[in-house]
Molecule: small-subunit ribosomal RNA
Organism: Candidatus Magasanikiibacteriota bacterium
RNA sequence: UUGAGAGUUUGAUCCUGGCUCAGGAUGAACGGUGGCGGCGUGUCUAAGGCAUGCAAGUCGAGCGACGUGCCCCUCGCAAGAGGGGUUACGAGCGGCAAACGGGUGAGUAACACACUGGUAACCUACCUCCGAGUCGGGGACAACCGGUCGAAAGACUGGCUAAUACCCGAUGGACAUGGGGGGACUUAAGUCAUUCCCAUGUAAACUUUUUGGCUCGGAGAGGGGCCUAUGGCCCAUCAGCUAGUUGGCAGGGUAACGGCCUACCAAGGCUAUGACGGGUAGCAGGCGUGAGAGCGCGACCUGCCUCAGUGGGACUGCGACACUGCCCACACUCCUACGGGAGGCUGCAGUCGAGAAUCUUCCCCAAUGGACGAAAGUCUGAGGGAGCGACGCCGCGUGCAGGAAGAAGGUCUUCGGAUUGUAAACUGCUUUUACCCGGGACGAAUUCGUGACGGUACCGGGAGAAUAAGAGGUUGCUAACUCUGUGCCAGCAGCAGCGGUAAUACAGAGACCUCAACCGUUAUCCGGAUUUAUUGGGCGUAAAGCGUCCGUCGGUGGCUUGGCGGGUCAGGGGUUAAACCCAACAGCUUAACUGUUGGCGCGCCUUUGAAACUACCAAGCUUGAGGGCGGGAGAGGCGAGCGGAAUUGCCGGUGUAGUCGUAAUAAGCGUUGAUAUCGGCAAGAACACCAAAUGCGAAGGCAGCUCGCUGGAACGCCUCUGACACUCAAGGACGAAAGCGUGGGGAGCAAACAGGAUUAGAUACCCUGGUAGUCCACGCCCUAAACGAUGCGCACUAGGUAUUGGCAGUAUCGACCCUGUCAGUGCCGUUCAAAAAAAGCUAACGCGUUAAGUGCGCCGCCUGGGGAGUACGGCCGCAAGGCUAAAACUCAAAGGAAUAGACGGGGACCCGCACAAGCGGUGGAGCAUGUGGUUCAAUUCGACGGUAAGCGAGGAACCUUACCAAGGCUUGACAUGUCGCUGCAAGCCCCCAGAAACGGGGGCCGCCUUCGAGGGUGCGACACAGGUGCUGCAUGGUUGCCGUCAGCUCGUGCCGUGAGGUGUACCAUUAAGUUGGGAAACGAGCGCAACCCACGUCUUGAGUUAAAUUGUACUCAAGAGACCGCCCCGUACUGAAAUUUUCUGUCAUUCUAAACGAAGCGAAUAUGCUGCUUUCGGAAGACCAGGAAGUUUGAGUACGGGGAGGAAGGAGUGGACGACGUCAAAUCAGCAUGGCUCUUACGCCUUGGGCUACACACAUGCUACAAUGGGAAGUACAAAGGGUCGCUAAGUCGCAAGAUGGAGCUAAUCCCAUCAAAACUUCCCCCAGUUCAGAUUGAGGGCUGCAACCCGCCCUCAUGAAGCCGGAAUCGCUAGUAACCGUGUAUCAGCCACGGCACGGUGAAUACGUUCUCGGGUCUUGUAC
Repeated sequence: UUGAGAGUUUGAUCCUGGCUCAGGAUGAACGGUGGCGGCGUGUCUAAGGCAUGCAAGUCGAGCGACGUGCCCCUCGCAAGAGGGGUUACGAGCGGCAAACGGGUGAGUAACACACUGGUAACCUACCUCCGAGUCGGGGACAACCGGUCGAAAGACUGGCUAAUACCCGAUGGACAUGGGGGGACUUAAGUCAUUCCCAUGUAAACUUUUUGGCUCGGAGAGGGGCCUAUGGCCCAUCAGCUAGUUGGCAGGGUAACGGCCUACCAAGGCUAUGACGGGUAGCAGGCGUGAGAGCGCGACCUGCCUCAGUGGGACUGCGACACUGCCCACACUCCUACGGGAGGCUGCAGUCGAGAAUCUUCCCCAAUGGACGAAAGUCUGAGGGAGCGACGCCGCGUGCAGGAAGAAGGUCUUCGGAUUGUAAACUGCUUUUACCCGGGACGAAUUCGUGACGGUACCGGGAGAAUAAGAGGUUGCUAACUCUGUGCCAGCAGCAGCGGUAAUACAGAGACCUCAACCGUUAUCCGGAUUUAUUGGGCGUAAAGCGUCCGUCGGUGGCUUGGCGGGUCAGGGGUUAAACCCAACAGCUUAACUGUUGGCGCGCCUUUGAAACUACCAAGCUUGAGGGCGGGAGAGGCGAGCGGAAUUGCCGGUGUAGUCGUAAUAAGCGUUGAUAUCGGCAAGAACACCAAAUGCGAAGGCAGCUCGCUGGAACGCCUCUGACACUCAAGGACGAAAGCGUGGGGAGCAAACAGGAUUAGAUACCCUGGUAGUCCACGCCCUAAACGAUGCGCACUAGGUAUUGGCAGUAUCGACCCUGUCAGUGCCGUUCAAAAAAAGCUAACGCGUUAAGUGCGCCGCCUGGGGAGUACGGCCGCAAGGCUAAAACUCAAAGGAAUAGACGGGGACCCGCACAAGCGGUGGAGCAUGUGGUUCAAUUCGACGGUAAGCGAGGAACCUUACCAAGGCUUGACAUGUCGCUGCAAGCCCCCAGAAACGGGGGCCGCCUUCGAGGGUGCGACACAGGUGCUGCAUGGUUGCCGUCAGCUCGUGCCGUGAGGUGUACCAUUAAGUUGGGAAACGAGCGCAACCCACGUCUUGAGUUAAAUUGUACUCAAGAGACCGCCCCGUACUGAAAUUUUCUGUCAUUCUAAACGAAGCGAAUAUGCUGCUUUCGGAAGACCAGGAAGUUUGAGUACGGGGAGGAAGGAGUGGACGACGUCAAAUCAGCAUGGCUCUUACGCCUUGGGCUACACACAUGCUACAAUGGGAAGUACAAAGGGUCGCUAAGUCGCAAGAUGGAGCUAAUCCCAUCAAAACUUCCCCCAGUUCAGAUUGAGGGCUGCAACCCGCCCUCAUGAAGCCGGAAUCGCUAGUAACCGUGUAUCAGCCACGGCACGGUGAAUACGUUCUCGGGUCUUGUAC
C1' cells in the first nucleotide's frame, strides 16, 4: 500500500433534506434450470412430544459360589451321571471409571464472561520425583439355600461364606487437630524459621519375585474453588431503593475468607459517574462490512459458563447437588389383575408436530483420543469414513481448426436489402469429463500381522463430438432495440415513473447485453449515509438559542517561584491460549483446503527514568473580578398627594325642527323640546404640546406634576482585597395581553348579544346600541411573531459619520464651540458627486468592532413532511389549561434563498377610433342569407368567445352531392402489369321491356400495320383498383389571432457558485430596440425603415382605333423630384464666457474685552495693582479659491411653430411585405400523406327525394317607418370592367318583361351602355299608417333549361301586412374618410346577389384631453402561480 457516485422536490437554479439504487455478506428460503469432482456445511421455528436400536464400561493378575459353553478323566450301548480344568459368557461382593467425552442456549445484565492481580483464606483421584513403611488380630454382608407377599416392578424374613470390602490393636513423624513456652516480622488479625512437651489417629495382600499394588509425609505438573480493579445492551413516560438490609461481637458451617447461617448490638448501606424497577440477551477468541474510526453479529471451530421434562433436595465420591445415579412434588406418556408400578433423545440415527426451511434408523474402531486392565484385549454414535441437499467456496467440462452459395428457416425492411452469421451444413483434428476394460496405492505408527474408507484416489488402454446450458435483463440510474398485439384495459415497477391507437417501460417474437452450472427474487447486516458528524455536521430566514435573570453540582480558568511525580512521555520485563488475520515457503495435478516458519496484537501488571504542560502542595503578585471615595444622566421600581384639557351624565337658561350616520341608506335620537349654544355640578379613565434614528431596565416593559423610599449602570480618582473568576443540568425569582377567584369601581371604549344596511347568502367588513372586560386591592394563571426569529462571557481583526452620558485639554467671568478619551445607541445608498464600507464569512439574501469574521470556555437545542406539540403516564393549576412527550399509519417529498416569466380589483411612463368629442348604424318591424335547436327516411360534412355564424360555397331545380329510399354492377366509373380468348377497332343510329341504370335485339361503319400477330379495343382470370370512411392530438402545405405590436436573439467580453444578468437599463427623442448622449460592454442577426407596385407633378421617347389640327388633352414606357436641404422664431438640455448678489475657507492689515501663566512692585491671612510678551476668540475687510442663485452673450443637440421655393412639406397617400413565438387554434372535405379500417361494399351506376323542413333563439344584411321626403316631367356630369358556345346595334312588335332582327366587334374602333344615380329646374302631395312603406296573396304573362311541383328569375294588373326611429346593451369611422348615390364584374344555362370584389359621383362633423373602459409596450413591486 487507504476513501468514486447516481436518480428523485423546480419552468430552470443553488442550498437544505429525506427516500431509492449500483457493492459485499449469509447456517438461508423461494422460482426457473441443472454435467463432473474436491473441501466445507446442514432444525435459526416447539428447551414441543417421542416408537426402535445403539451412545460407559472394564478388571478372574482382588473374592466366593453357581449355571451355561468348551476340553480332559471315570462309569454307561446310548441318553446321561460324577470328578477335574478352562481361554469364554452371565449374576453378585470389591476396585477404578462413570463429574470425562457428546448435546443445548431455556435461564442469566451476574465476578456469568474477558482481561489484570491476589489467595499469608484453599482443595486436588489417576501421573512424576523424594523420604519412610507395609506388623498382629477380628466380626460381618451379598451371591447361594429355604420361606412369605405381589399381576408385575419388586419387597420382607431365616440361615452359610470369601476378599485389595469392613473393624480393632501396635509402630512412626518434616503429618493433622487441640493446649502451652520462646525468637523475627507485623497496627491488628496473623505469618515465617523452627523447637520442645502432652493427647489422639494408619497399612492388605498378590505374584511368574519383578514390573507392580497399597499406606504416611514432602515436592512437582496438570485441574479446580474463592476474592479483586477494569470493560462490554436499551428505557428516566422506572427517581428514589434497602431489615440479613450495612457494620460489629459471639457461635455454627465450609477444603477455604465471608450475613454463607443464627442470636445480640449499632443505624447504617446504595443512588443523577443512574441505585431500584422494566425490557432484551449466554460471554469471549472471533465473524461480516468499512479507507479508517466505527456499525452489526456470536452458525461451524476453540475457551468459559449454564441446563438435562418442570421445581426442590441431599447421598456417594478427590471431584456432582450428578444428561443415559438416588429421593420428593407436579405436568405428560405407557403398563396394570385398579391394589400399584415404569419413563425422561437439549447424545447418534430416526419419527410426529411446528415451520419459508435444514440430512442416513449407513460402515468401522484401521487411524487419533478416552475408560478399565499387568497384558492380550473389551467398550467407545468421541472419532475416522461413506450417503443425501448446487446450501457455500474452489476447480474442470459441454469441443478445436478450417469453412461464403454469406444456404435454408426466423426477424426486420425504405422491398434494394440487413441481421441471426463462420453460426450451421461440410472437411480435418482432439478426448478433459461421463462410459467400458485392465493395473492399483500412501494413510501401518510396529519385527510379524493389522485398512472401515476402497478395488477409492491415481495410472494405462478403448470407442466416439460423442454424455453435458441456462437464468435474468434490454426507459434513465445501468451494459443491451426492433416488430406485432393491447389501448389508463390487461398489466409492469427498486426509485423516478410507464399503459388513454404508432408503448425501445405491459404481453409475444426476433435481435442484443450480463453472468454462467448456475441465474434471479425475498429476508437480514454493513457500506454508500459526513443522514448522530471523536475522526467528521449544524441552530438570523431551511429542523434547531430555554421569554429573561440569579445560581448549586459539574465543566473551564490570570502572572511568578519552589516541591511532588497522579495524568503525560521514553526504555526494559511479564501476560494478552490455540485456531483466525498478514507474509514467505511447502503438500494434495491447480485452487478451495491443509501444514511449517515468521509477523501483528488494543489492553493490563511490573520496573528504570524525564519534568515542559496539567493536577496537587506551599509561598507570592496585580492586569481579571470585587470593594471604597466623588460629582453627574435617566418614562428604572414602589407608595402618597396634586393638576388642566377632553368625554359623558345631571340641573338651569336661550332656541326650533330636525339631528346622527354613511360610498349611499336605514335603524337610532327628537315637539314629553333633541342637535346647537351658555352657566353650574358630578364621575371615571388617560396624560396633547415637549417627543427625537432620544433615554432607562435582565426580559416583560416604563411617559402630566411634586414629595418620600429604593435597584442598577456609566465616568473620574488609582485608595483597598488578592484569582475571590466564566458558564451553568437540577432549583429559584420575574414574566405583555387575554383568562380565573373575592371585594370595589365603571366616564369612554368594547368580545358576546340586539337592531339597521350590504350580499346569492353575510353568524363579517359599514352604521346605531350594548354586557363581561378594560381600572383598583389581594390571590392565581405562566403563555406570545415573549423577535435582533441571532444564548452568555473574554480576546483579536482598517474606518467614517450622527447622537446620548461622563471626564480631561485649550479658551472663557462662566458657558457654548473645538480637540482627545471611556461607555452606550444608530447608519454607511445610486449616476451626476468627495467617501465606502476593507478583509473575512454566507446556499443566497445578507452580516460586517453592537459579526452571522477569527478563536477559546460553558450551557440549551436540531436530525424528512404529516400524524403532533397530539394520545397515554407523571408533575403543576380552582378552571381554562401548562410543562414533559411518543407510536401505529401515511407521503416522495415538505422546505430556504435567489432567477426567468405570467398574474394583481399594485405603482410609474407611453401608444392605439381604446375612451372622450362627433357622424351614421345594430338591438324593435318585414324580408334575405348563415347558424343553433327541433323535425325528418335524409334534412351530407366541416367551422363555435375575441380569432364560427352573407364562413368553406366566387352560384344546391337534375348534375354538383359527399345524405336518404329504391333498382342494379363486382378486376369494377378510373391506373399499371401478366396470361388466355381472335372476340373485334372504336364509334353512330333504331327497336323491345323498364322510372332510369342495367338487360335483350337489329342496323350503319367496318381501323393502322414492317403482316410476326404488334398496337388499340372487348370479354374472362390474377396482381390490384376504389373509399368526401377514422385520426388536423401522427403530418406536409396553407391560413387566422396577438399584430405592422416593436419587439426577439446571437458571438466575444464582463458580473454571478448557478439558473441567469449585462448588451436591450437610464436621460432625451421617434410611428419605430428610430436616433443621439451616457454607461462593462463591443459588435452582429431576424424584425422597423428603405429597396417593389399604384396614384399625384415634370422631363424624354413612342404613338393606333383616342383627341386635335398653333401643339395641348389621352395611352404606353423610361427617368427626375423631398432632405429640416435653406431662412426666421420659440422651448428643453448640455457645456463655455462675462457680470451681480450671497455664503464658506484662507489671511496681509486694523480694532477690541477678559482670564491663566511668567516677571516686577506692593501688601502680607486670603490677595490686589501696573505695564509687557505670547496664545486664543470676536468684529471689520483688500486679494485669491470654491459653492449656490440670478442676468446677459455666443455655441451645440433635439423638438415645435412660421416662411421661401415647389405639383407635392415634414413618413405625400394607399398597397404588397407579418420577427422569435403563442393558441396540441383551423383544415385528412381543396391537394398531398403515415397508420388504422371496408372489399358482390363504407366501392361504382341510375331514378326520385333531401341539403330550401319550422313552435323558436342568435348573427350578418336589405328595405323602411317618410316632407333634407314620395310621385311626375325635363336637363347635366363618371370611372373601372366584360364580350365569339359571346356582347349584341339600328329598325319593327309588345304597357312591360321580352320577342323579332341581324349591322358591327377577337375590341382605346363594335356592343353591354342614350352608359349612370343622387344632383339641378318645374309641378303635385300637406303629416295621415298617408300619393309613406312595401311584405303577403290572387290573376295573367316572359325567359333559361331534358325538366321550374317540391325549389328559379323577371314583367303587368290587383292586394296592401308589420312598421310612426327602436329597452338593457352594442358596432364602424379622423379626410376625399364617414355618410349618401349609383356602375361594373367573378361564379354562372338560369338564379334565390339584398352577398363578395372592384369603380367612380356628392361629400361632412369632431378630437378639450388620457381620469376611466378595452388591447398593447417599457421599467418597477408582491407572489405559496